Transfer RNA from a Methanobacteriota archaeon, 78 nucleotides, folded computationally. The prediction has a mean pLDDT of 81. Its Rfam family is "tRNA". Its family is annotated with triplet codon-amino acid adaptor activity in the Gene Ontology.
């Protein structure tokens, strides 16, 4: 330098292929409540996220372009 893959709450992760039931999934963490003499455990509820910018569209986590970051492979290495 070229090609490919990945980026989603504090953490891990599903959804992306083929746009719409997504004001986004599950677990954990945090907070509140119930239960308990108390703690723990259990149950219920709440809060918290789509890497950045642009485009297409009635509608974008999803498609397209550019950028940033991480990873893998290939090439170069006189």
């Nucleotide at each position: 330098g070229c090609u490919c893959c990945c980026g989603u709450g504090g953490u891990g992760u599903a959804g992306u292929c083929c746009g719409g039931c997504c004001c986004a999934u599950c677990a954990u963490c945090u907070c509140g409540g119930c239960c308990u003499u108390u703690c723990g455990a259990g149950c219920c509820g709440a809060a918290u996220a789509c890497c950045c910018g642009g485009g297409u569209u009635c509608a974008a986590a999803u498609c397209c372009c550019g950028g940033c970051g991480g990873g893998a492979g290939c090439a170069c290495c006189a």